The part of an RNA shown here (large-subunit ribosomal RNA, domain V) has 580 nucleotides and comes from Candidatus Harrisonbacteria bacterium RIFCSPLOWO2_01_FULL_40_28.
Its Rfam family is "Bacterial large subunit ribosomal RNA".

Context: one part of a larger RNA
RNA sequence: CUGGCAGCGGGACGAAAAGACCCCGGAAGCUUUACUGUAGCUUGGUAUUGGUUUUAGACUGUGGAUGCGUAGCGUAGUGGAGAGGCUUUGAAGUUUCGAUUUCGGUCGAAAUGGAGCCGCCAAUGAAACAUCCAUCUUCCAUAUUUUAAAACCUAACCUCGACGGAAAAAACGUCGAGGGACCGUGCCUGGUGGGCAGUUUUUCUGGGGCGGAAUCCUCCUAAAGAGUAACGGAGGAGUCUAAAGGUCGGCUAGGGUCGGAUGGAAAUCGACCUGAUUGUGUAAAGGCAAAAGCCGGCUUAACUGCAAGACCUACAAGUCGCGCAGUUGCGAAAGCAGAGCUUAGUGACCCGAUGACUCUUGAUAGAAAGGUCAGAGACAACGGAUAAAAGCUACUCCGGGGAUAACAGGCUGGUGAGAUCUGAGAGUUCCUAUCGACGAUCUCGCUCGGCACCUCGAUGUCGGCUCGCCCUAGCGCGGGGCUGGAGAAGGUCCCAAGCGUGUGGCUGUUCGCCACUUAAAAGGGCACGUGAGCUGGGUUCAGACCGUCGUGAGACAGGUCGGUCUCUAUCUGCUGUCAG
Numbered sequence: 001c002u003g004g005c006a007g008c009g010g011g012a013c014g015a016a017a018a019g020a021c022c023c024c025g026g027a028a029g030c031u032u033u034a035c036u037g038u039a040g041c042u043u044g045g046u047a048u049u050g051g052u053u054u055u056a057g058a059c060u061g062u063g064g065a066u067g068c069g070u071a072g073c074g075u076a077g078u079g080g081a082g083a084g085g086c087u088u089u090g091a092a093g094u095u096u097c098g099a100u101u102u103c104g105g106u107c108g109a110a111a112u113g114g115a116g117c118c119g120c121c122a123a124u125g126a127a128a129c130a131u132c133c134a135u136c137u138u139c140c141a142u143a144u145u146u147u148a149a150a151a152c153c154u155a156a157c158c159u160c161g162a163c164g165g166a167a168a169a170a171a172c173g174u175c176g177a178g179g180g181a182c183c184g185u186g187c188c189u190g191g192u193g194g195g196c197a198g199u200u201u202u203u204c205u206g207g208g209g210c211g212g213a214a215u216c217c218u219c220c221u222a223a224a225g226a227g228u229a230a231c232g233g234a235g236g237a238g239u240c241u242a243a244a245g246g247u248c249g250g251c252u253a254g255g256g257u258c259g260g261a262u263g264g265a266a267a268u269c270g271a272c273c274u275g276a277u278u279g280u281g282u283a284a285a286g287g288c289a290a291a292a293g294c295c296g297g298c299u300u301a302a303c304u305g306c307a308a309g310a311c312c313u314a315c316a317a318g319u320c321g322c323g324c325a326g327u328u329g330c331g332a333a334a335g336c337a338g339a340g341c342u343u344a345g346u347g348a349c350c351c352g353a354u355g356a357c358u359c360u361u362g363a364u365a366g367a368a369a370g371g372u373c374a375g376a377g378a379c380a381a382c383g384g385a386u387a388a389a390a391g392c393u394a395c396u397c398c399g400g401g402g403a404u405a406a407c408a409g410g411c412u413g414g415u416g417a418g419a420u421c422u423g424a425g426a427g428u429u430c431c432u433a434u435c436g437a438c439g440a441u442c443u444c445g446c447u448c449g450g451c452a453c454c455u456c457g458a459u460g461u462c463g464g465c466u467c468g469c470c471c472u473a474g475c476g477c478g479g480g481g482c483u484g485g486a487g488a489a490g491g492u493c494c495c496a497a498g499c500g501u502g503u504g505g506c507u508g509u510u511c512g513c514c515a516c517u518u519a520a521a522a523g524g525g526c527a528c529g530u531g532a533g534c535u536g537g538g539u540u541c542a543g544a545c546c547g548u549c550g551u552g553a554g555a556c557a558g559g560u561c562g563g564u565c566u567c568u569a570u571c572u573g574c575u576g577u578c579a580g
Base pairs, nucleotide, nucleotide: 001580002579003578004577005576006575007574008573010572011571012570014567015566022401023400024399025398026397027396028393029392030391031390034199035198036197037196038195040192041191042190044188045187046186047185048184050153051152052151053150054149055148056147057146058145060143061142062141063140064139065138067136077135078134079133080132081131084118085117086116093112094111095110096109097108098107099106100105157179158178159177160176161175162174163173164172202214203213204212211231215237216236217235218234219233220232238382239281240340241339245299246298247297248296249295250294251293253277254274255273256272257271258270259269279288280287282345284343285342286341303326304325305324306323309320310319311318315383328337329336330335351377354374355373356372357371359370360369361368408455409453410451411450412449414448416444417443418442419441420440421439425435426434462537463535464534465533467529468526469525470524471523472522475500476499477498478495479494480493481492482491483490502516503515504514505513506512543561544560545559546558547556548555549554
């Protein structure tokens, strides 16, 4: 070195299971003051559903009563006819009773009485309740119809009992008792309704969640045409103005110096210098002096119908506008004016409501519907999915992802650890025995991070046990330099990795604290070495309790008790042994 046999289990990112954590897409179960429904319960109407009476109301009919401004014999409802009407079938008057009242009267009944009473004529807008017809207001009586309520009834309907058809039950029938037009049931209808059902619950995101954002305007990033990203850096808008618009005419801020009563750094006045730093409704940028800034006069073009031609642009949108017609404003006129110095101040289609129209439809007129024009109602997740929508899952499931997190590795090295330089200062004096601020330059890859590069068709995660191999930035043992080293004991630095570097208590602990030893009880790396070597106390499934949060399902780097650790070694590696 090769092979056999017996072993071990470091590696083959070993085997097993299309990762259960995380994210993305989908599903399911559960919750609720998510949305929309629905069983059930309940309300009312109607049918099944009938009779009698009473009370109350309504329509209509009949009879009777009722009606007061002022003037006027007086309580004149309205319109008409009308010259006569009522009365021994009992007039006027009187008494009693009742109704009503504007308190003056009017009407009715009974008794008495025994022959009259009233109208036409005078006053009034209107003439007789003398008489007749019609009608209105208010009231009474009565009748039909009807509505509601109540009471009673029995025949629908319901319950119970007995009997019947030669076993019994059910059904059916007969009779009786109780209830009774209720209940029950059908249809329509309002309410309630996680009991049940179907669904929704956005996206971006240096993983996801929490937070923030989503449309529009200005600047920078933006690399001197335009455009240009990031959860890059700064700010604004979701309007305002009847003048802050149009036109004509006029004017020039702000600062500084000097002078000047109260008067001051700044009020108002004057001179000179400077030149836009002022101002512009509102952010920023670009503009602006023949001003776009400031003041005054007159006004409404902050118009109607169009529009050549361009800018911008995937589309849809957005922007500028010569000129024509009509009608105005200002100006002597030329002219200017279709809002504002410019760029934000916003919303497609549909829908229903509003106004206008010499539009359309219909047998005709009206009404209605549609159309056109104008102008409002919101989608802010702001190119707006629906008229209409929130959560939990550790009981979970499926499809995927190393396109994306947690472990480990990698890159980086802010943080961390260590070193070097400088030397203000401390060290009585003296920077450097020792310490060393403010700063500068590196090293390491151990901490916390950043990135998301292999791995999600699986790289098992803390600590302990076992077994080790390595590094030196050296804790002890060895050898040196300096010392603010007398000696001893120290301090600091250099060389050096050969050997060593404890036992216990508490805690799952690493760590740490404590106790007692020791020459010393150094620090690290090896997938925070080592689970196909062990353990399983912790963390991290399903059960349960507490606290807190949540309406709830449930949740909590909060606590607590409990909780399946599989693999017969093919290759490689190593150990032992035998053989060549």